A computed fold for a 500-nucleotide part of an RNA from an uncultured prokaryote, annotated as small-subunit ribosomal RNA, 5' domain. Its mean pLDDT, the model's own confidence on a scale to 100, is 83. Its Rfam family is "Bacterial small subunit ribosomal RNA". Gene Ontology terms of the family: ribosome and structural constituent of ribosome.
[in-house]
Context: one part of a larger RNA
RNA sequence: GAACGAACGCUGGCGGUAUGCUUAACACAUGCAAGUCGAACGAGAAAGCUUCUUCGGAAGUGAUUAAAGUGGCGCACGGGUGAGUAACGCGUAGACAACCUACCUCUUAGUCCGGGACAACUUCUCGAAAGGGGAGCUAAUACCAGAUAAUACAUUGAAUCGAGUGUUUCAAUGUUGAAAGGUUUACUGCUAGGGGAUGAGUCUGCGUACCAUUAGCUUGUUGGUAGGGUAAUGGCCUACCAAGGCGACGAUGGUUAGCGGGUCUGAGAGGAUGAUCCGCCACACUGGAACUGAGACACGGUCCAGACUCCUACGGGAGGCAGCAGUGGGGAAUUUUGCGCAAUGGGCGAAAGCCUGACGCAGCAAUACCGCGUGAGUGAAGAAGGCCUUUGGGUCGUAAAGCUCUUUUAUUAGGGAAGAUAGUGACGGUACCUAAUGAAUAAGCACCGGCUAACUCCGUGCCAGCAGCCGCGGUAAUACGGAGGGUGCAAGCGUUGUUC
Numbered sequence: 001g002a003a004c005g006a007a008c009g010c011u012g013g014c015g016g017u018a019u020g021c022u023u024a025a026c027a028c029a030u031g032c033a034a035g036u037c038g039a040a041c042g043a044g045a046a047a048g049c050u051u052c053u054u055c056g057g058a059a060g061u062g063a064u065u066a067a068a069g070u071g072g073c074g075c076a077c078g079g080g081u082g083a084g085u086a087a088c089g090c091g092u093a094g095a096c097a098a099c100c101u102a103c104c105u106c107u108u109a110g111u112c113c114g115g116g117a118c119a120a121c122u123u124c125u126c127g128a129a130a131g132g133g134g135a136g137c138u139a140a141u142a143c144c145a146g147a148u149a150a151u152a153c154a155u156u157g158a159a160u161c162g163a164g165u166g167u168u169u170c171a172a173u174g175u176u177g178a179a180a181g182g183u184u185u186a187c188u189g190c191u192a193g194g195g196g197a198u199g200a201g202u203c204u205g206c207g208u209a210c211c212a213u214u215a216g217c218u219u220g221u222u223g224g225u226a227g228g229g230u231a232a233u234g235g236c237c238u239a240c241c242a243a244g245g246c247g248a249c250g251a252u253g254g255u256u257a258g259c260g261g262g263u264c265u266g267a268g269a270g271g272a273u274g275a276u277c278c279g280c281c282a283c284a285c286u287g288g289a290a291c292u293g294a295g296a297c298a299c300g301g302u303c304c305a306g307a308c309u310c311c312u313a314c315g316g317g318a319g320g321c322a323g324c325a326g327u328g329g330g331g332a333a334u335u336u337u338g339c340g341c342a343a344u345g346g347g348c349g350a351a352a353g354c355c356u357g358a359c360g361c362a363g364c365a366a367u368a369c370c371g372c373g374u375g376a377g378u379g380a381a382g383a384a385g386g387c388c389u390u391u392g393g394g395u396c397g398u399a400a401a402g403c404u405c406u407u408u409u410a411u412u413a414g415g416g417a418a419g420a421u422a423g424u425g426a427c428g429g430u431a432c433c434u435a436a437u438g439a440a441u442a443a444g445c446a447c448c449g450g451c452u453a454a455c456u457c458c459g460u461g462c463c464a465g466c467a468g469c470c471g472c473g474g475u476a477a478u479a480c481g482g483a484g485g486g487u488g489c490a491a492g493c494g495u496u497g498u499u500c
Base pairs, nucleotide, nucleotide: 001500002499003498004497006496007495008494009493010492013372014371015370016369017368018367019365020364021330026328027327028326030325031324032323035073036072037071040070041069048061049060050059051058052057080283081282082281089208090207091206092205093204094203095202096201100199104196105195106194107193108192109191110190111189112146114144115143121136122135123134124133125132126131152175153174154173155172156171157170158169159168161166181188182187183186209255210254211253216246217245218244221243222242223241224240225239226238227237228236258280259279260278261277262273263272264271265270285306286305287304288303289302308319309318310317311316336362338361339360340359344358345356346355347354348353375405376404377403378402385396386395387394388393410437411436412435413434414433415432419427444489445488446487447486448485449470450469451468455484456483457482458481459480465472466471
C1' cells in the first nucleotide's frame, strides 16, 4: 500500500447491488419446511338450506363433498452444516472385456383364464395415554395359482473378431416362467425383451499439510485354491495352503484439516485462504443395525443401546431446528416467530389443481462496493466576533450578512409500468413521470516533532500525560491538555485484529 463474512470508538442524509453465528456439530418453547392422485379401489359423514310434518321426525340438497382407509408415485430431489476424514476423500487423466439405472425416449412381442384374503366398516374388548387384541363383512392397477412366450437365463458346438480373463453372431438342448386395468373412443396404463439418454457404482496412474524430539509396522496381515456374498471386481467374508506384504523415495504413530473451481495479495514466481456462488465428499442428538425401494443403510422413516428433555393414573409412553423464522447460552460479534406461490424450478395428477420457509420479494444492519446530495452566482464597509500581534496590523475571509438564482434531494398532490405467451402480480400504488412548496431536511472524523501533507498561543512543569519507530515532558513543549489556524479523507473517519 492492498484486502476483510470483521469488531470497537466518534459521527451519520439518500439510492442501487451484494453480504450478514467465523464462537457452543451447545440446548431448544411455538409455527411452518413433502405431499399428491376419485381417470386404481371399496366405503362415506355433518353443519347449513329447501319441502313436508301427527312437531317425535321424514325426504331432498349439501355430496363426483369433508375426514379416514387399501393401492400407486414421490419422500434417496430440493434445503442445512463441516463434526469426522491426510483418504482413490478431492483434483486431473484413464479403465469396466467386472456393473446397475425408476421416471423419459426409440423399438419388438403380448396383455389369456381363475382364486383366496386383508384394511376401511360393524361389533366385543384391553389401556390413563400412546396404542392394541378377538369375531364378522368387502373392493382393486393390492396378493396368489394356472396357461402361453422368448433373441431372457444355463450348457454344448461352430464361426468371427480381439486387448489377457474374453467380444459378437449362429445353431441345438434344457430351465425359469409375465401381465391390469381405467376413463372413454381415443388415449393412458400393465408384462417380457433390445437400444438410447440420464444418473450412479467400482478400479487405476499422478498430485494433495506438519512432526524423525514418531523407525520399525502388519496375522485376514501378503498371495494362492475352493466356496459364499454383491448390480459388479476384490480377503469383501469363510475354509484350507504357502510365508509373505509395507518402510529412510519416510512405513507405522501423532497433530492439524472437508477437497476443488475460486478468493486476497503480488510485476511475476510465489505466499495466504477455501464466507457468499458452482462441483464433489461426509454428517443429521451419540453409537450400532438392517428393512422398503430403481436408488438409502435414509435430516423432518424403522429397530436396538446410551445421554438429555417432556407426559404419566407409575403399569408405561413421547421427542431430536447442522430446514425457515425464532428463544436461551457462549461471544468482540452476525437480521423478521414477515408476504407470496405472480415468476423460475420441483413432486403428484389426463387435467383443473394441490403442495413447495426451494425460490421470488419485503423487513433489519453504513457490513462492503458503487452513485448522488448537503447548494450556485454575486458580494470589501475586507462588518461584528474569535485568535495572534512588534499595537502599525495580520488572519479566519468572499467566508458571513445582503442581492440574484436553482430544486438533485425532501415534503405534498396527481398519473403510473415492464416483469405475463390466453388467464394469473407477492413485490406495490413500488420503480418511474408530472406539478407545487421552499436553501429549504442533510458533516463529520483523524492528524499537524521527523518518517509524513499540515504552526502559533495559553495551561502544565520528568507531574499529568503521549508514543507505530526514533523518542517528547525536569518553567519560554510546533511531540502532553485546551484554543485559534492548518492538512488529509469524507457519510464516513480512526483504532484493533488477520493475510499478502